[in-house]
Molecule: c-di-GMP-I riboswitch aptamer
Organism: soil metagenome
C1' cells in the first nucleotide's frame, strides 16, 4: 500500500556525556519519515588529530596546503532484513 487501524522512528533548539573536530550517545522536543530499519560496498559530502609538504635567521606546541585511518544511513543508488492490514 486504504484521505483506514495498530504499532513504530524521530529534525531543529536546549540540557548532559564523549571527541582535536567532524559527529556519535543519553534527556528533553517533533520537523518529518512506508523502511527515517541495519550495512560505508559505489557516488557524494563533512572533518583534519596523527603523518606528510611548507612559510620564517632559526625552531615549534604557531600559520598554511594535502590527506581518513574518523564520520554523515534523515543525500542517493547496491546488498541484506522486517511488523501490521481491507478491497
Nucleotide at each position: 500500500g486504504a484521505c483506514a487501524a495498530a504499532g513504530g522512528c524521530a529534525a531543529a533548539c536546549c540540557c548532559g556525556a564523549c571527541g582535536a573536530a567532524a559527529g556519535u550517545c543519553g534527556g528533553c522536543g517533533a520537523c518529518g519519515c512506508a523502511a527515517a530499519g541495519c550495512c560505508c560496498c559505489g557516488a557524494g559530502g563533512c572533518u583534519a588529530a596523527a603523518g606528510c609538504g611548507u612559510g620564517u635567521a632559526a625552531g615549534a606546541u604557531c600559520g598554511c596546503g594535502c590527506c581518513a585511518u574518523g564520520c554523515c544511513a534523515g543525500u542517493c543508488g547496491a546488498g541484506c532484513c522486517g511488523c501490521c492490514g481491507a478491497a